Description
A computed fold for a 349-nucleotide part of an RNA from a Planctomycetota bacterium, annotated as large-subunit ribosomal RNA, domain IV. It was read from a public genome assembly. Its Rfam family is "Bacterial large subunit ribosomal RNA". NCBI's taxonomy places the organism under Bacteria, Pseudomonadati, Planctomycetota.

Context: one part of a larger RNA
RNA sequence: CCCUCGUGAAGGAACUCGGCAAAAUGACCCCGUAACUUUGGAAUAAGGGGUGCCUCCUCGUAUGCAACCCGCAUCCGAGAGGCCACAGAAAAUCGGCCCUGGCGACUGUUUACCAAAAACACAGGUCUCUGCAAACUCGUAAGAGGACGUAUAGAGACUGACGCUUGCUCGGUGCCGGAAGGUUAAGGAAGGCGGUUAGCCUCCUUCGGGAGGCGAAGCUGGCGACCGAAGCCCCGGUUAACGGCGGCCGUAACUAUGACGGUCCUAAGGUAGCGAAGUUCCUUGUCGGGUAAGUUCCGACGUGCAUGAAUAGCGUAACGACUGGGGCGCUGUCUCCACGAGGGACUCG
Numbered sequence: 001c002c003c004u005c006g007u008g009a010a011g012g013a014a015c016u017c018g019g020c021a022a023a024a025u026g027a028c029c030c031c032g033u034a035a036c037u038u039u040g041g042a043a044u045a046a047g048g049g050g051u052g053c054c055u056c057c058u059c060g061u062a063u064g065c066a067a068c069c070c071g072c073a074u075c076c077g078a079g080a081g082g083c084c085a086c087a088g089a090a091a092a093u094c095g096g097c098c099c100u101g102g103c104g105a106c107u108g109u110u111u112a113c114c115a116a117a118a119a120c121a122c123a124g125g126u127c128u129c130u131g132c133a134a135a136c137u138c139g140u141a142a143g144a145g146g147a148c149g150u151a152u153a154g155a156g157a158c159u160g161a162c163g164c165u166u167g168c169u170c171g172g173u174g175c176c177g178g179a180a181g182g183u184u185a186a187g188g189a190a191g192g193c194g195g196u197u198a199g200c201c202u203c204c205u206u207c208g209g210g211a212g213g214c215g216a217a218g219c220u221g222g223c224g225a226c227c228g229a230a231g232c233c234c235c236g237g238u239u240a241a242c243g244g245c246g247g248c249c250g251u252a253a254c255u256a257u258g259a260c261g262g263u264c265c266u267a268a269g270g271u272a273g274c275g276a277a278g279u280u281c282c283u284u285g286u287c288g289g290g291u292a293a294g295u296u297c298c299g300a301c302g303u304g305c306a307u308g309a310a311u312a313g314c315g316u317a318a319c320g321a322c323u324g325g326g327g328c329g330c331u332g333u334c335u336c337c338a339c340g341a342g343g344g345a346c347u348c349g
Stems, first nucleotide, its partner, number of pairs: 001344008010335002014333001019330001027051005036041001038161001052083005058078003062074004084088001096328007103320002108120002124159007136145003162315004167245003172242002174238005181233003187227002191223001193221004199214006246264005273307001274304001285301005
């Protein structure tokens, strides 16, 4: 010096990102216990007191004996009186508590080996699909799951107890429905074009043939009016489908503000709520509270850079090894370190 412990004057969080760690609380009995609340809780709330041993005309309880009754013995407890110690749950085991926000209702689940959470799940809510050889999933298939189930069922998606609610927008995208018109594939196909040539025509000829042109049928290569479904265009519906939810100017008898008016754009211009928020850049916004002093915290305000209603909005008792702020208790966290114990380090061997 390091590790693991023990104790500590005075102070008591001044430490620190943060009371991290430690200390403290602790068992049983009695008294007592608030806001709030879904009336179950909150609650061991909080906050107090007691605890050893001895005796007893006292009382109760359990077991045994006896039993007609009074009883007897033992154990435990209550009560009363007394005894000893600094200390009686004498060791060990064995909740610290309170106030107030955020998030998630809750018990659960998770990154085996850096994350346990506000993430996942969850009962509950809503939408969509599915009539059974179901939809959906696995498999090339046979086949299997779904299910030996049958719409109070099964599958998919979002939301996430409960309470109060969930506004406007169907222009875009998606989905559902529609079928008049436009467009449109394979395929079919009237017709036309090209190639090939049996034959025919012209010219030349050494009479063997050569050159050029036309060209039926068949075969063949392109083209092709027209016919031709779904889809797309089109017409509607649908937002607890994906999503979206404005700008400028003026105006009231101080000023300020703007109930009111004008104008432009849009599919429609954000309703109820909440709001410097886990969302607020400016920002340590401003005011109030708490502190001697508060970039955090709580309550308000509303100028929301860039809140907002099942990617749910706002509340909410209970719950949480979650997270923010404050307090009581307690302490070597600290002022500021000291001493002690054991084990290392170090020296010798």